[in-house]
A computed fold for a 72-nucleotide RNA from Hyphococcus sp., annotated as transfer RNA. Its mean pLDDT, the model's own confidence on a scale to 100, is 80.
RNA sequence: GCCGCAGUAGCUCAGUGGUAGAGCGCACCCUUGGUAAGGGUGAGGCCGAGAGUUCAAUUCUCUCCUGCGGCA
Numbered sequence: 001g002c003c004g005c006a007g008u009a010g011c012u013c014a015g016u017g018g019u020a021g022a023g024c025g026c027a028c029c030c031u032u033g034g035u036a037a038g039g040g041u042g043a044g045g046c047c048g049a050g051a052g053u054u055c056a057a058u059u060c061u062c063u064c065c066u067g068c069g070g071c072a
Stems, first nucleotide, its partner, number of pairs: 001071007010024004018055001026042005048064005
């Protein structure tokens, strides 16, 4: 330098056009004489940045940024 993959909650990952979910973690509550285990409720992200297409974009297109891998 070229090509590919990935970027979504504190962490690990789903979701692939119609106002975003799970597990773990966190807060509160229930259960117990107490602990552990279990259960319930809740907070927390407008989806790496910008632009385009569309009635509508996390999703499609382009550019850029970051990380990983391959080739040279």